[in-house]
Context: one part of a larger RNA
């Protein structure tokens, strides 16, 4: 000078548009953030009813969704990120394409009743029912197992085509009759696992580290490679090319700043990773070891009939606490997106807007022309004047913002608009309502007077001030920036 997720002092007219707990990953009262299908499926309630039935609602069985989407940076120096490759060692609900099929059974269960425990969560016993739940039959392959006879290609295990045998494994219905599903097998597409090359902070006043350790067989074990585990069996492995150890960080596009190498950062937008009170574990499921699921422990908080139970804001907003510091218990789901549904819809504190804060940037206003007795009034002063100062009264205009009244959108494709009676557009009035901060000895643009008198103060350096201080205070004047100004902090 520039720049800031700023903060403090004074001071503040307005509109766009960005951001706003950097601190205790502290502890949270309350509401709200994931629900959805009746066109699986039985029930039960209100209505209507041509008495056939029908519609709407609801707890419950199922179904898909809840692993997206939101938040946060505590761990972590690591295949965690990045960038570039492998998968011949893998998996993919929903989607999109093909080819084949959808035959025929059966036992149950919650709701619901009734009886029972319990203060409560909540449970237990007997009866009863229904499916696209659930379980076996049939069929069935280019699926999958085992075993065969080949062909070809590779990159080391192998990979691809390809005979033949045997064995195995499948479904599920609804329906407005037009769909809509369902099963298995290929393929795509999409996302995910694992895997390897570079490349990634400090410290040696951290130099030796390592027993599942290195490797190898074999069996487990996974979607799958592998010490992943496990049993044997060998003695490896890593290091001054910095291993171990300690400290310290979420990492990248990008951001600042530089002329440019480069240094510094890693808010807010994007991408990936970790984590969800603290540790520890698995069910489920295409897909988690799962923020608003489950168990087990610990700490904390709250109910309790003391026997036992609930909970988890690093979602939105809010609260109390920590700080120099950080916003509203606000509208809507109108659009974008999302989940379910055939669809109408229903859900969405994601989103999209509104509130608060000058926090930053950008725009605009606080009037303009004219106007000399150079008024008054400050201040000075050599008393003559100088300055303020064209500044001001005054004349002449103008109306941007704000004020009042009217009109009034685009965003929505046929309907549907939170914003919003908002932007914006017409009038109406009148200069009316809107200027401060800092500095003035040098660097540095800008000076004189009074007090004060080594005090009282002032300072980024130098250095002012002990009786005429352009440096302390104050006033007048200048000088700079300007809805801001000055200090403070951090970076280049």
């Nucleotide at each position: 000078g520039g720049a800031u997720a700023a903060a403090c002092g004074c001071u503040g007219g307005c509109g766009g548009u960005a951001c706003g707990u950097c601190u205790a990953a502290u502890a949270c009262a309350u509401a709200c953030a994931a629900g959805u299908c009746g066109a699986a499926c039985g029930a039960g309630a209100a209505c209507c009813u041509u008495c056939g039935g029908g519609u709407u609602c609801u707890a419950g069985u199922g179904g898909c969704g809840a692993a997206c989407g939101g938040g946060u940076g505590a761990g972590u120096a690591a295949c965690a990120c990045g960038u570039a490759g492998g998968u011949a060692a893998c998996c993919u609900g929903c989607c999109u394409u093909g080819u084949a099929c959808u035959g025929g059974g059966g036992g149950a269960u919650a709701a619901c009743g009734u009886c029972g425990a319990g203060a409560a969560a909540u449970c237990g016993g007997c009866g009863c029912u229904a499916a696209u739940a659930c379980c076996g039959c049939a069929u069935a392959a280019u699926a999958c197992u085992a075993u065969u006879a080949g062909a070809u290609c590779g990159c080391a295990u192998g990979g691809u085509c390809a005979u033949a045998u045997a064995g195995u494994c499948a479904a599920a219905a609804c329906u407005c009759c037009g769909g809509u599903g369902g099963u298995a097998c290929a393929a795509g597409a999409u996302g995910a696992g694992c895997u390897c090359g570079c490349g990634u902070c400090c410290a040696a006043u951290u130099a030796g580290c390592u027993a599942g350790u290195u490797g190898g067989u074999g069996a487990g074990g996974u979607a799958a490679u592998g010490g992943c585990c496990c049993a044997c069996c060998a003695a490896g492995g890593c290091g001054a090319c910095g291993a171990u150890u300690g400290g310290u960080a979420g990492c990248c596009g990008a951001a600042c700043u530089g002329a440019g190498a480069g240094g510094u950062u890693g808010a807010u937008c994007g991408g990936c990773c970790a984590c969800a009170u603290u540790g520890g574990g698995a069910c489920u499921g295409a897909g988690a070891c799962a923020c608003g699921g489950c168990c087990c422990a610990g700490a904390c908080u709250c109910c309790u009939a003391c026997g036992g139970g609930a909970g988890g804001c690093a979602g939105c907003a809010g609260u109390g606490g920590g700080g120099a510091a950080u916003a509203u218990u606000g509208c809507g789901c109108a659009a974008u997106g999302g989940a379910g549904g055939g669809a109408a819809c229903u859900c969405u504190g994601a989103c999209g807007c509104a509130g608060c804060a000058a926090c930053g940037c950008c725009g605009c206003g606080u009037g303009a022309a004219g106007g000399a007795u150079g008024a008054a009034g400050g201040u000075u002063u050599u008393c003559g004047g100088a300055u303020u100062g064209u500044a001001a009264a005054c004349u002449u205009c103008u109306u941007u913002g704000a004020u009042c009244g009217g009109g009034g959108a685009c965003g929505a494709a046929a309907a549907u608009g939170a914003c919003g009676g908002u932007a914006c557009c017409c009038g109406a009035g009148g200069a009316a309502c809107a200027a401060g901060c800092c500095a003035c000895g040098g660097c540095u643009a800008a000076c004189u007077a009074c007090g004060u008198g080594c005090c009282a103060g002032c300072a980024g350096c130098c250095g002012c001030g002990g009786u005429a201080a352009u440096a302390c205070g104050u006033a007048g004047g200048u000088g700079g920036c300007a809805a801001g100004c000055g200090u403070u902090g951090u970076c280049c």

The prediction has a mean pLDDT of 85. This is a predicted structure of a 492-nucleotide part of an RNA (small-subunit ribosomal RNA, 5' domain) from an uncultured bacterium. Rfam family: Bacterial small subunit ribosomal RNA. Rfam links the family to the GO terms structural constituent of ribosome and ribosome.